[in-house]
The RNA shown here (SAM riboswitch aptamer (S box leader)) has 114 nucleotides.
Parts: sequence; structure tokens; C1' cells
RNA sequence: GAUUUAUAAAGAAGUGGCGAGAGACUGGCUCAAUGACCCACUGGCAACCAGCAGCAAAAGGCUGAAAAGGUGCCAAUUCCUGUCUAAAACAUGUCGUUUUAGAGCAUAUAAAUG
Repeated sequence: GAUUUAUAAAGAAGUGGCGAGAGACUGGCUCAAUGACCCACUGGCAACCAGCAGCAAAAGGCUGAAAAGGUGCCAAUUCCUGUCUAAAACAUGUCGUUUUAGAGCAUAUAAAUG
């Protein structure tokens, strides 16, 4: 990197280092020399896996407590958006625009598979 399943409106920052871009991509919008992003340390959030208790016994099964282990995360809803559908409003030399909702795509993370 590929496939599958689950989750993504909640939650959680300080110090030091570096020094210019960063928020995946598009278009927006935002963050950033009052130092972002990234790295290290410390702290925290959460509860995917493992472990624990109960149920179940077909299970990637369900529920709960805990937070010492393996990950993850700690600006903005995954920051919004892109494709389709529906509704409403607006516009109309007829293309359409906007808003809302749903689905989808993409992405991220976990776990599993080959």
C1' cells in the first nucleotide's frame, strides 16, 4: 500500500527545540515570526485492542467497571466543501443559485485478514 468491520457534532495543553509554511487533495475559510506545522519531554482526553466481571455460545457477539499494558488523539463537526437524491426560497433568454436534510465518495484512527 490492498480488503473487511467499527467510529468520526463529545472530550483533552504546557514547556523546550527548530524556523516557514500548515490545516490530505479541489475551491473556500482559517492557523502562523505574539513562532504555527513538526520534534522531544511532561501532562491530559478517550476507551479501539489486550486484560477483568457478567450474559451468550453462530459470532469480528452484547453489557459493565477500570485505566497499570498496545495504539490513538489534545484549533475550528473529518473546519466547510466536492457526487447523487429530496424539500424550500430565489432567479430565469430559460444554463441555474442558495439553504436544509439524507445517502455516497474521499480521508483519518483502531482491529482483523492475506
The prediction has a mean pLDDT of 84. Rfam family: SAM riboswitch aptamer (S box leader). Gene Ontology term of the family: regulation of gene expression. Rfam's curators write: The SAM riboswitch is found upstream of a number of genes which code for proteins involved in methionine or cysteine biosynthesis in Gram-positive bacteria. The SAM riboswitch acts at the level of transcription termination control.